[in-house]
Order: sequence, then C1' cells, then structure tokens
RNA sequence: AUGAUGCGCAAUGGGAGAGUCCCUUUCGGGCGCCGAAGAAGCAAGCUGCAACCAGCCAAUUGCAGCGAAACUUUCAGGCAAAAAGACUGGUGCGCUGAC
Repeated sequence: AUGAUGCGCAAUGGGAGAGUCCCUUUCGGGCGCCGAAGAAGCAAGCUGCAACCAGCCAAUUGCAGCGAAACUUUCAGGCAAAAAGACUGGUGCGCUGAC
C1' cells in the first nucleotide's frame, strides 16, 4: 500500500567567495585575491614484503599498495552584471516496497 523510504532521469527554484584593479593605440602585459565545475594530494586503519630472532608466533622497524572530505593545492576555473556553480528544495516520470 490512494505507497513510507531510497535510487535514477527531466525541467525548474535556491545557491558562497574574491579587483567593474593597473599599464597598453591594438595585440597584449602586470600585480593582488577566491574555492563550491573539473582536476590533483593524504590521516587513521587495513594488506603485502623485508629486517630483527637459535627457531616460530607476536611486538618493533623499514618499504610498498589500498585508503575520505565541504580538508589541502590553486593546474584549470573565477574576482560588477551575465554565465558558470559544489550542495540542495519541491514537482513530474520510472524503479524499489515499510518505515
């Protein structure tokens, strides 16, 4: 159950931060910043190998692998508006099927 909840898709709504900076005829250049598209990094822990040991297990040590983010980096992107925007609201459709 005239469908709780969860998942997916579609359209739609909300959605932060930081320069309407300076130079330059133009092309372009320079300095300062932001983190919530994307991208990259790793903690505990787990696993494996080796060392240590008279020997085995354990402990300890070293190396390697796996390992999260809204944390970190600032590559990309952004710093009036616009666009974008992690995340998220309700709606519709589909699946799930009781909290």
The prediction has a mean pLDDT of 85. Glycine riboswitch aptamer from Firmicutes bacterium UBA5509, 99 nucleotides, folded computationally. Lineage of the source: Bacteria > Bacillati > Bacillota. It was read from a public genome assembly, where an Rfam model found it.